[in-house]
RNA sequence: ACGUAGGAUAGAGGUCGCAUUUUUCAUGAGUAUGAUGACGGAUGUAUCAGGAGCAUAAGAAAUCAUCAAAAAGGGAAAGAUGCCGAAAGGAUAAGGAGCCUGAGGCCUUGUUCUUGGGCAUACCGCAAACAGUGGUAUGACUGUCAUCGCAGGAUGGAGAGCUAUCUGAUUA
Numbered sequence: 001a002c003g004u005a006g007g008a009u010a011g012a013g014g015u016c017g018c019a020u021u022u023u024u025c026a027u028g029a030g031u032a033u034g035a036u037g038a039c040g041g042a043u044g045u046a047u048c049a050g051g052a053g054c055a056u057a058a059g060a061a062a063u064c065a066u067c068a069a070a071a072a073g074g075g076a077a078a079g080a081u082g083c084c085g086a087a088a089g090g091a092u093a094a095g096g097a098g099c100c101u102g103a104g105g106c107c108u109u110g111u112u113c114u115u116g117g118g119c120a121u122a123c124c125g126c127a128a129a130c131a132g133u134g135g136u137a138u139g140a141c142u143g144u145c146a147u148c149g150c151a152g153g154a155u156g157g158a159g160a161g162c163u164a165u166c167u168g169a170u171u172a
Base pairs, nucleotide, nucleotide: 001171006167007166008165009164010163011162014084017083018082019081020080021079022078023077024076025075033068034067035066036065037064038063043055044054045053047103048102049101050100051099087115088114089113090112091111092110093109094108095107096106116142117141119139120138121137122136123135124134125133126132144157145156146155147154148153
């Protein structure tokens, strides 16, 4: 060179910071579903294809009417808990659960990639949804660091970051 590389601990970001969970509320929805009736006339079995089993001419599906009538996922508010890569999304692998097989979807776990944070607008998705949310682009805002500047501020970077404290080499 240098209190440097590295290590440990603590901490900050906030127009709702993040997640989980509990309660309540709306939505879902007068929907699914059930019963009865009408019509219908051979299929039906809550994603698709094939199969098994079952239901079905003592009348399947579909449609309509009347009566009864949910829930989950998603959301909001309040509380609690854990937190500040909090977490979210993409890809991929393994496992799991609805009769079996395949595909798709769902749940769990691992690996890996992307994103500092929330906001607004547009487009494309998810979604029952004009709620909410994911991605991309643009815009201003905000925290932080670097550079420039006396300053107001400007430009740029990314969380593998930033701040504080403690520790602290190898090698030359």
A computed fold for a 172-nucleotide RNA, annotated as Lysine riboswitch aptamer. It was read from a public genome assembly, where an Rfam model found it. Model confidence (mean pLDDT): 76 of 100. Its Rfam family is "Lysine riboswitch aptamer". Rfam describes the family as follows. Riboswitches are metabolite binding domains within certain messenger RNAs that serve as precision sensors for their corresponding targets. Allosteric rearrangement of mRNA structure is mediated by ligand binding, and this results in modulation of gene expression. This family includes riboswitches that sense lysine in a number of genes involved in lysine metabolism, including lysC.